[in-house]
Molecule: TPP riboswitch aptamer (THI element)
Organism: Caldovatus aquaticus
RNA sequence: CAUCGUUCCAAGGGGAGCCCCAGCGAGGGGCUGAGAGACCGCUGAGGCGCGGUGACCCUUCGAACCUGAUCCGGGUCGUACCGGCGUAGGGACAGGAACAUGCGGGCGCC
Numbered sequence: 001c002a003u004c005g006u007u008c009c010a011a012g013g014g015g016a017g018c019c020c021c022a023g024c025g026a027g028g029g030g031c032u033g034a035g036a037g038a039c040c041g042c043u044g045a046g047g048c049g050c051g052g053u054g055a056c057c058c059u060u061c062g063a064a065c066c067u068g069a070u071c072c073g074g075g076u077c078g079u080a081c082c083g084g085c086g087u088a089g090g091g092a093c094a095g096g097a098a099c100a101u102g103c104g105g106g107c108g109c110c
Stems, first nucleotide, its partner, number of pairs: 001102003005099005011059004017031005023048002038053005065090003071084004
């Protein structure tokens, strides 16, 4: 000096589904998954949600995540999952430290 490398810090982005039961309050059990709600607060029945924090994932080398999409084929009780869509359209503006590896250079000793 370099790196599709690892970890940490900082900053930013993101999602929270499906099945069964219960019944009045934000309940219990199970499944997949990195994560499916741990903590605090707010709201309330044509409802069962919202906000903050945390955990987790992702940050342009960007399928984290969103749109198309109540999409198409397979599969499942259903979600998950596999393939397509997809060279599609969006998506956080990319700071710092240590280590590892590689390359180059300098100095000392033999």